A computed fold for a 74-nucleotide RNA from a marine sediment metagenome, annotated as Glycine riboswitch aptamer.
Its mean pLDDT, the model's own confidence on a scale to 100, is 82.
The model forms 84% of the base pairs in the Rfam consensus.
[in-house]
RNA sequence: GUAGCAGGAGAGCGCCAGAAAUGGCCGCCGAAGACGCAACCACCCGGAAACGCUCAGGCAAAAGAGACUGUGAC
Numbered sequence: 001g002u003a004g005c006a007g008g009a010g011a012g013c014g015c016c017a018g019a020a021a022u023g024g025c026c027g028c029c030g031a032a033g034a035c036g037c038a039a040c041c042a043c044c045c046g047g048a049a050a051c052g053c054u055c056a057g058g059c060a061a062a063a064g065a066g067a068c069u070g071u072g073a074c
C1' cells in the first nucleotide's frame, strides 16, 4: 500500500405518466470520484482538507454506493 471481513451518516414513502423498469418537474443531501480555494509545505514546476461547490452520485424500507475507523492474508 492492497484483497477480504466488521462498523458506517445525511437528504421527499414528493407530484405526474407507466403494468413495471423508468422518464419528467420541483425541493433537498454530502462521506465514492471530479473540480475550486486555503492554512500549511516547498521555493523550479508545484503538493494540499473531513472546507467550498454539487458535474457525477444520492434522498421511505430493502438493495447498492459510501469518506473514515478497526482488523488484515499478501
Stems, first nucleotide, its partner, number of pairs: 001074001004071004012026001014025004027059003033055001035052002040047002